């Protein structure tokens, strides 16, 4: 110097001038308005509403069934589909990076066309002609002259699954030896499965050990399903209290004394409560808390690879209810990207000009 | 805030055990006719919203965004 990985951070900066939206105080007085002073006032994603919890409420949410979610181990966590470590596997020289990663020897399905054959397997071309048949031809042998037997030749039964052909996928690989021509048929070496050892909480790993010739046990489960865990439902317009107003009225349906409704939930059970629904017509559309002290920040300490935990000391850092956070000048420079809180936090995911720190990695050059 | 449902030829829509993307009306061309219209034959024309995975193979299945429409919420 150049090309990358991986953590954390920041999100134009300074001054001024006039606005906006809460909040302390102070003073005036029409007692809820005005002025004066202070101090606060958008994000790392506030988004998308995909998980996952607080918080309300319905019952301190109780049983089973269905439906849905997760899926290697352990661990952190309030919890989780995250997060952290560790395993297999894949991709990268590498630092590191991806991974919906439980079952296909419980079952039922599924794989167009091709192809011999797509899970019960099975022979199109090929290659043999050793055993069975019988045909032919031999300058072969015996012969009781009828034939028998040898050998060749080319067939049908047959044997094969080396080798060709298809396809996205052919049912262990090599190499010797067997063989009529082959083949786990036999051997060796790898791989594979099984049972034990050993190490490891485990998930799995072994240059460990025996048994197994291997069509066992292919593929897919983001087919169905099986198997192991989780899971009531609604959401701050949740709710909770003040004030105010009504015709607690009608039409029409269903249920009526053991059914059925209702309790924000698909069914059933249990508890509670009690007539329910639909439509017209009527009234209200004001205020107060919920509401921002919070699994909180930031420092130092300690445990722990690590997520995180714990202990100690400092901070307070929008909270509106038609929605505030903005404009304008000068200056500077690296010329500014995505994009606006609406009960509240932990995540995922996805949008995003650039610039910083700290590890670490390949690569040239030079000492 | 909480849901729900769709995107496929220029319009309107089908599309199920995953296996070559289809109808109608629109458009071009040709026949009929004296002409045009109807009517008949033929025929174009598709980023199945978009990007990524599963799978031999995705319009279909699985994940993420993207646009549209649609619904529910006081009292009695």
């Nucleotide at each position: 110097c150049g090309a990358g990985u991986c953590u954390g951070c920041c999100a134009g900066g300074c001054a001024g001038u006039c606005g906006c939206c809460g909040c302390u105080u102070c003073a005036g007085c029409u007692u809820g308005c005005u002025g004066g002073a202070g101090g606060g006032g958008a994000g790392g994603a506030a988004a998308g509403u995909c998980c996952g919890g607080g918080c309300u409420c319905c019952a301190c949410a109780g049983g089973g069934c269905a439906a849905a979610g997760u899926g290697c181990c352990a661990g952190a966590u309030a919890a989780c589909g995250u997060c952290u470590g560790g395993g297999c596997g894949g991709c990268g020289u590498g630092a590191g990076c991806c991974g919906a990663c439980g079952g296909a020897a419980a079952g039922u399905g599924c794989a167009a066309c091709a192809g011999a054959a797509a899970g019960u397997a099975u022979a199109c071309c090929g290659c043999c002609u050793a055993a069975g048949u019988g045909g032919c031809g031999c300058u072969c042998u015996c012969u009781u002259c009828g034939g028998a037997g040898g050998c060749g030749u080319g067939a049908c039964c047959g044997g094969u699954a080396a080798g060709g052909u298809u396809g996205a996928a052919a049912u262990g690989g090599u190499g010797c030896g067997g063989u009529a021509a082959g083949a786990g048929c036999g051997c060796a070496c790898c791989g594979c499965g099984u049972a034990g050892g050993u190490g490891g909480c485990a998930a799995c790993a072994c240059u460990c050990u025996a048994c197994g010739g291997c069509g066992a046990u292919g593929g897919a489960a983001a087919a169905c399903c099986c198997c192991a865990c989780u899971c009531g439902g609604a959401g701050c317009a949740a709710g909770a209290c003040c004030a105010a107003a009504u015709a607690g009225g009608g039409a029409c349906c269903c249920a009526c004394u053991a059914a059925g409704g209702c309790a924000u939930g698909g069914c059933c059970c249990a508890u509670g409560c009690c007539g329910g629904g639909u439509c017209c017509g009527g009234g209200u559309a004001g205020g107060u808390c919920g509401c921002u002290u919070g699994a909180g920040g930031c420092u130092a300490g300690u445990a722990g690879u690590g997520a995180u935990g714990c202990u100690a000391g400092c901070c307070c850092u929008a909270g509106a209810g038609g929605a505030a956070u903005g404009a304008c000048u000068g200056u500077c420079c690296a010329c500014g990207a995505c994009a606006g809180a609406a009960c509240c936090c932990g995540g995922c995911u996805u949008a995003u000009c650039g610039g910083c720190a700290g590890a670490c990695u390949c690569g040239c050059u030079u000492u | 805030u909480c849901c729900u449902u769709g995107a496929u030829a220029g319009c309107u829509c089908a599309g199920u055990u995953g296996g070559u993307a289809g109808a109608g009306c629109a458009g071009u061309a040709g026949a009929c006719u004296g002409u045009u219209a109807a009517u008949c034959u033929a025929u174009u024309g598709g980023u199945c919203g978009c990007u990524g995975g599963u799978u031999c193979g995705a319009g279909u299945c699985c994940a993420g965004c993207u646009c549209a429409a649609g619904g529910a919420g006081c009292c009695a």
This is a predicted complex of two RNAs, RNase P RNA and transfer RNA, with 443 nucleotides together. Rfam match: Bacterial RNase P class A. Rfam classes the family as a ribozyme.